Molecule: small-subunit ribosomal RNA
Organism: uncultured organism
């Protein structure tokens, strides 16, 4: 894009088309093929004339039979005449109408369907010298004479019916016989001419055979008669016979084209051909007899199987193609299923016949009837397909002389949005941008000029009026002309008349009134169009990707938007996109794909030159290529769809003429392809035979003694019956070290000791011969590693299976000890391999360089150097490639041929075939299932891969934890509650730098509801707000005596107004309620690891790479060198503060060396005093210290190493040496890491409660488990006594001195201190001395009892401390595990925060003061490299069984059905 569509939602009108695609299933009912009386006999009706007899009525006449009785009155039949009427029977008219039968024509067309058919069925083009053709046209000739029947009809009979039979008689354009007859047919003779083989077409003779039907009009010149008239005769029309020609239709034959399947490879006996006969319209095995044994197919696909009507066309596509064959048109086939013939011009016949079968119906059970795949219609099946309509008015058909009749063909109509096309559902104005809806950042936005409203219009609809075209013929009437003897008749022309189903329809006009008329789908991307709500991996969506697990543009709804619009979506199918079967127009090293290799048949392709022909090829011409369709132009429906006219086209096939370059054919020639010859060369090429040494094992003998062997370690095993080892001798089999080489040979598999024989191929040189002999290669044939099989040998070593020993959770393995087939030989089979260069063969062309093997030429002293041919390798240019890579040995550029591929799995499979002894090989599917599978490369991550490096990572040490008691945290358990969070490292002395109340979030109970707190609006508000004594209560709360206001303005005034406050009401407050997976901020961790990136450039198709890699070096991506990179940023380092050294400055509250003074003590003394020490003061700032500023360290100097560099090692100097120590500082990022309970914040939730207040309880529970600590287990110790040395802090709600009391905790006391001044404050380990003497102790201190102190409203749950008493576990801790590298570990004490009180925790401070060879291993990390099927990234991915359920396929004892073949049996109708 399309459709004969269907389904869902919706639906106003018209035009033109179209509509049983499934059950070629079954059918009720009606209709669909009749017509002709101008072929025939008969019958019926009717009409005119006429005749007959009958009946009735009327009139006249006649009569008085007879009846009634009142006996003389009434009624009155039969008969006769005339007229009329009725029905009946005849005749006549060349009146009219109808029609059962005979006869003619039609019924073989038209209409339906697509079952069958893979075929001369269809299409196309030819042929028939092998044929036919009713009706029609033209031409020629004719139609004479007779005869026998039969239906109808009559009658009889059978039967339920359908129907049938017997007898009698009858007609024809029925049938038959005879005549005539030719250019018909047959036989035969002569001859002309033509062709395409048989032969065709003519001409001239002779002989023979076959025909016919009448009907209906007109005329009255001549003749006849039965004289109204008819016949002969003349004339018209229709019909008839024969023959020729035409036209049309048909039959037959042939070339080409026409689906899938080789898992169908051989088929065939009337089969193939011949002769003869029969048969046909006609050729022919079409049929038959006989003869021969052929025929088809061999890949151009026979035979078989499956599917299918074919075509013009239709859909799609740029085209080439692909798919399809509904409507319309051409052909074919079929008519309930199968068979058969008859009639006929034509059938083996849709609404004919016969037979068989199935089915349905009728039946008296004996028999009969039927065939919608005609038009309508019905049942059924189905997703699904229409009116049991009107009319022959038109077009067409049958019959007829015609009128006409018939026609479900056809024309119309109805139904269906099934399709195409057209029209409408209103148009213009209209902003306060109304209301409502939806959204919102609450401002607004949007729906939206949309509506309302105003002004118009009236297509459509409704009603009314008018009103077509489709109709022209035939026929009839009249007139004229022609024909004719003719004013009949007939023909032609002209005029008039007649004929409409649709239908009072199309169309036109008027009236009315915006009036009657819009939906469907979508809105994550592809793909135009976005928000809210609901839902919460549910419900659902989905074409693919995918969406949904509490903020869904993807589900459902709404608003809005987009698209199309009387439709819109969905489903199904076809083509396209798809170069995804590739002719146009693909591939095969690794993605699917080169056959294991060769020889070679058919086939394909093929070197140079000359000539020939014209098959291919090219050009011209002719025929055909139906119409419709398609395209273009024109016209017509108001337009369009539609319809009409014209042109072009139909790319094809056939015939014919020309050309001769190329391909081809034929002929001739050539040498360059190919091959041969001659002379050389190398080689694990093949086969056979012979020979050799080393090694191994075994056997014999000697020596010799206890082990050997084997492994990661062992054991099984061998050995005292003498092994292993060693020496000598012997036997056997297999394989051939070194040489040996990306060296050689071979087609591949493959080939390796030496020698001999046989033998294949290759290369070089000569340029000698042949003269295209070539190449490729389905089918076929041969070769073909290892394993395996058969038969016979052989068997040393090795060694599947097997046995044992180990290993292991197991170990049907890896390792070990044995060991059978096998490995070896001979003869066969098998026919496969990662049979690989994963690269088919051949030829040609297209840069090089470096090796190597074999020949040859030139050259050189020289295998020196160079050239050339043939091999074999590496690197590489152009080019190619998705990339990797290939690259004269192509995967480059071309040509030729073969093989193979077309998503993954199923499946190197099943079935079938074939080969094989078997194992198995070759060939080779489908169901089903998935949305991928795969290649190459990239970045990461990972590895029980590699290289290098680092880290208390290991190692070397020290001290711990794990064992005990206690403290503390967690889990668990318990509980009314034991609030919450943190959970590997990176939770667990963590949030918490301090839970008795408070904190507090938890529980129980008691209370409050605009609230404990904030803002706003409205109203109220003087004994108001506030204060709150009694009383009540656990408290909160209730209660209310007393007292009793503030600010501003006003003012005589608590007088008024306002504010604040309060009360009430409404908005709202409040929430430690949820979501850290909606968030901000902050934090942890990798990790103080050395990394993480960018710009420009360059490389790559790209992801990406380069830089950042490499060589060194460093703590460091630190630095140096190199380099398609050059630079830069965040990190590193440095800058900052602190400690260590020096200097300067400054000295109070700090310091005191020297000096002076004073006091005290000791010693000496000449007794004057002196010395020493301490304290105090003066004085001073030297020192210490304090706190501000400078200096100092930079690999600066030096030796060596190193690339002379960076840097490293050592040294000097220095307080300090290679970042001096220790801090702060944490790149890009990772872990949805942690925190909504620190604060903030989106969304959700609660609102007399999840908010707020209060009392009490709980967070402190306790069979248990874990983490972190404290104290110990003792003598490096404990106790007691004595005596030294710090730093850093804190202090007014505070630190608290001296002194006094108490055993102590503490109490009293009050000096000093807002601090370098006073206080906390004693430092403790250490040192000295004494005791304890190895013990559950003078260790250890838990637990418990008693008595107290302190803080605080309050120490019961539940504080700390003191004293007395008590005196538990514990004697150094299993597996495992932690910290630490220097002033560090360890050990000893001090201080601070929090804090009323409470530390074994935390954070700071000082004292004493240890070990490291080194980087193999464990853990973690960094860089480079490698592999990867991982990318949620190894805690990855992934394989197989099993369990349960479902699906599919195969098998399956069997059972059932269908199709085909072969053999045989029964056998209807019918034909010969």
């Nucleotide at each position: 894009a399309g459709u004969g569509a269907a389904c869902g939602c919706u639906g106003g009108c018209g035009g033109c088309g179209u509509g049983g695609a499934u059950u070629a299933u079954g059918c009720a009912u009606g209709c669909a093929a009749g017509u002709c009386g101008c072929g025939c006999g008969a019958u019926c009706c009717u009409u005119g004339u006429u005749g007959g007899a009958u009946u009735u009525u009327u009139a006249c006449u006649g009569g008085g039979a007879g009846u009634g009785c009142u006996u003389g009155c009434a009624c009155a039949a039969a008969g006769g005449u005339a007229a009329a009427a009725a029905a009946c029977c005849g005749a006549c008219g060349c009146g009219g109408g109808a029609u059962a039968g005979c006869g003619g024509c039609a019924a073989a067309c038209g209409g339906g369907u697509g079952a069958g058919u893979a075929a001369c069925g269809c299409g196309u083009g030819a042929g028939c010298a092998a044929c036919u053709u009713u009706c029609c046209c033209u031409u020629a000739a004719g139609a004479c004479a007779g005869a026998c029947a039969u239906a109808g009809c009559u009658u009889c009979g059978u039967g339920a019916a359908a129907a049938c039979g017997g007898a009698g008689g009858u007609a024809a354009u029925u049938u038959c016989u005879g005549a005539u007859a030719g250019u018909a047919c047959c036989u035969u003779a002569u001859u002309a001419u033509c062709g395409c083989a048989u032969g065709g077409u003519g001409a001239u003779g002779a002989g023979g055979u076959u025909a016919a039907a009448g009907g209906u009009g007109g005329g009255g010149a001549u003749c006849c008669u039965u004289u109204u008239a008819g016949g002969a005769c003349c004339u018209g029309c229709c019909g008839u016979u024969u023959a020729a020609g035409g036209a049309u239709g048909g039959g037959c034959u042939c070339g080409c084209g026409u689906c899938c399947u080789a898992u169908c490879a051989g088929c065939u006996u009337g089969u193939u051909g011949g002769u003869g006969a029969g048969g046909u319209a006609a050729c022919g095995g079409c049929u038959c007899a006989c003869c021969a044994a052929g025929g088809c197919a061999u890949u151009u696909g026979a035979c078989g199987g499956g599917u299918a009507g074919c075509u013009g066309g239709u859909c799609u596509g740029a085209g080439a193609g692909g798919a399809u064959g509904g409507u319309c048109a051409g052909c074919c086939a079929c008519a309930c299923u199968g068979g058969g013939a008859c009639u006929g011009a034509g059938a083996c016949a849709c609404u004919g016949c016969c037979c068989a079968g199935a089915c349905u119906c009728c039946u008296a059970c004996g028999g009969g009837a039927g065939g919608c795949u005609g038009c309508a219609g019905u049942c059924g099946a189905g997703a699904a397909u229409c009116u049991u309509u009107a009319g022959c008015a038109a077009u067409g058909g049958a019959c007829g002389a015609a009128a006409g009749u018939c026609u479900g063909a056809c024309u119309a109509u109805g139904c269906g949005a099934c399709g195409c096309c057209g029209c409408g559902u209103g148009a213009g104005g209209g902003a306060u941008g109304a209301a409502g809806g939806c959204c919102u950042u609450c401002g607004g936005g949007u729906u939206g000029u949309a509506a309302a409203c105003c002004u118009c219009u009236u297509u459509u609809g409704a009603c009314a009026g008018g009103a077509a075209a489709g109709a022209a013929a035939c026929u009839c009437u009249u007139a004229u002309u022609g024909u004719u003897a003719a004013u009949a008749g007939c023909a032609a022309u002209a005029a008039g008349a007649c004929u409409g189903a649709c239908g009072g329809u199309a169309c036109c006009u008027g009236u009315u009134g915006a009036a009657u008329a819009a939906g469907c789908c979508a809105c994550g991307g592809c793909c135009a169009a976005c928000u809210c709500c609901g839902u919460g991996c549910c419900a659902g969506c989905a074409g693919c990707c995918g969406c949904g697990g509490u903020a869904a543009u993807a589900c459902g709804g709404a608003g809005g938007u987009g698209g199309c619009g009387a439709g819109c979506g969905u489903u199904a199918c076809u083509c396209g996109g798809a170069a995804u079967u590739a002719u146009u127009g693909g591939g095969u090293g690794u993605a699917a794909a080169g056959g294991g290799c060769a020889g070679g048949u058919a086939g394909g392709c093929g070197g140079u030159c000359u000539u020939u022909c014209a098959a291919g090829u090219g050009a011209g011409a002719g025929g055909u290529g139906a119409a419709a369709u398609u395209u273009c132009c024109c016209g017509u429906u108001u337009c369009a769809a539609g319809c009409g006219g014209g042109a072009a086209a139909c790319u094809g096939c056939c015939u014919u003429u020309c050309a001769a370059a190329c391909u081809g054919u034929a002929a001739g020639a050539c040498u360059u392809g190919a091959g041969g010859a001659u002379g050389g060369a190398a080689g694990a090429g093949g086969g056979a035979a012979a020979u050799g040494g080393a090694a191994u094992u075994c056997c014999c003998g000697g020596u010799g003694u206890a082990a050997g062997g084997g492994u990661g370690a062992a054991a099984u095993c061998u050995g005292u019956a003498g092994a292993u080892a060693u020496c000598g001798g012997g036997a056997a089999g297999a394989a051939c070290a070194c040489c040996a080489g990306u060296g050689g040979c071979g087609a591949a598999g493959g080939c390796g000791a030496u020698u001999u024989c046989c033998u294949g191929g290759u290369c070089c040189a000569u340029c000698u011969c042949u003269g295209a002999c070539g190449u490729u290669g389905a089918a076929c044939u041969g070769c073909g590693a290892a394993a395996g099989c058969u038969a016979g040998g052989g068997g040393a070593g090795c060694g599947a299976a097997c046995a044992g020993a180990a290993u292991u959770a197991g170990a049907u393995a890896c390792u070990c000890u044995g060991g059978u087939a096998g490995u070896c030989c001979u003869a066969g089979c098998u026919g496969u391999a990662a049979a690989c260069g994963a690269u088919g063969a051949g030829c040609a062309c297209u840069a090089g360089g470096c090796g190597u093997u074999g020949g040859u030429c030139c050259u050189u002293c020289a295998u020196u150097g160079g050239g050339u041919c043939a091999g074999u390798g590496c690197c590489g240019u152009a080019g190619c490639u998705a990339a990797c890579g290939c690259g004269u040995u192509a995967a480059g550029u071309g040509c030729u041929c073969c093989a193979c591929c077309u998503g993954g799995g199923g499946a190197c499979u099943a079935c079938g075939g074939u080969c094989g002894c078997a194992a198995g090989g070759c060939u080779a599917a489908a169901a089903c299932u998935c949305a991928a599978a795969g290649g190459a490369a990239u970045u990461g991550a990972c590895g029980g891969g590699g290289a290098c490096c680092c880290g208390c990572a290991c190692a070397a040490g020290c001290g711990g934890u794990g064992g005990a008691a206690c403290a503390u945290g967690u889990g668990g358990u318990u509980u009314a509650a034991u609030u919450c969070g943190a959970u590997g490292c990176u939770a667990c002395g963590c949030g918490a730098a301090g839970a008795a109340c408070c904190u507090c979030a938890c529980c129980a109970g008691g209370g409050c509801u605009u609230g404990a707190c904030a803002u706003g609006u409205a109203a109220g508000c003087a004994g108001c707000a506030g204060u709150g004594a009694a009383c009540u209560g656990a408290a909160a709360g209730g209660g209310a005596a007393u007292c009793g206001a503030c600010c501003u303005g006003u003012c005589a005034a608590g007088u008024c107004a306002g504010g604040a406050a309060c009360u009430u009401a409404c908005a709202c407050a409040g929430g430690u309620g949820c979501u850290g997976c909606a968030u901000g901020g902050c934090u942890g961790u990798c990790g103080u690891c050395a990394g993480c990136u960018c710009g420009u450039g360059u490389c790559g198709u790209g992801a990406g790479a380069u830089g950042u890699u490499g060589g060194g070096u460093u703590a460091a991506g630190u630095c140096c060198c190199g380099c398609a990179a050059c630079g830069a940023g965040c990190g590193c380092a440095a800058c900052c503060a602190u400690c260590g050294c020096u200097c300067u400055u400054a000295g109070u509250u700090g310091c005191u060396a020297a000096u002076u003074u004073a006091u005290u003590a000791u010693c000496c003394u000449u007794c004057g005093g002196g010395a020493u020490a301490a304290u105090a003061a003066a004085a001073g700032c030297a020192c210490u210290c304090u706190a501000a500023g400078a200096g100092g360290a930079c690999u600066g100097c030096u030796u060596g190493g190193g690339a002379u560099a960076a840097c490293c090692a050592g040294g000097a100097g220095g307080a300090a040496g290679g970042u001096g120590g220790a801090g702060a500082u944490g790149a890009c990022g990772u872990c949805a890491a942690g925190u909504c309970a620190g604060u903030a914040c989106g969304g959700c939730c609660c609102u007399u409660a999840u908010g707020c207040c209060c009392u009490g309880g709980g967070c402190c529970a306790c069979a248990c488990a874990c983490g972190u600590g404290u104290u110990a287990c003792a003598a490096u110790g404990g106790u007691c006594g004595a005596u030294a040395c710090a730093a850093a802090g804190g202090g007014u709600u505070g630190c608290c001195a001296a002194c006094c009391c108490g055993u102590a905790g503490g109490g009293g006391g009050g000096a000093g201190c807002u601090a370098a001044u006073c206080c906390c404050a004693a430092a403790a380990a250490a040192u000295c001395g004494a005791c304890c003497u190895c013990a559950g102790u003078u260790c250890g201190g838990a637990u418990u009892g008693g008595a107290g102190u302190c803080u605080g409203c309050a120490a019961u749950u539940c504080g700390a401390c003191u004293c007395c008493a008590u005196g538990a576990a514990g004697c150094u801790g299993g597996a495992a595990u932690c910290g630490c590298u220097a002033g560090u570990a360890a050990u000893g004490g001090g201080a601070g925060a929090u804090c009323a009180g409470c530390a074994c925790g935390c954070u700071c401070c000082c004292g004493u003061g240890a070990u490291a060879c080194g980087u193999u291993c464990c853990c973690g990390g960094g860089u480079c490299u490698u592999g990867u099927a991982c990318a949620c990234a190894c805690c990855g991915c992934c394989c197989g069984u099993c369990a349960a359920g479902c699906g599919a396929u195969g098998g399956g004892a069997g059972c059932c059905g269908g199709g085909g073949g072969u053999a045989c049996c029964c056998g209807a109708a019918g034909c010969c």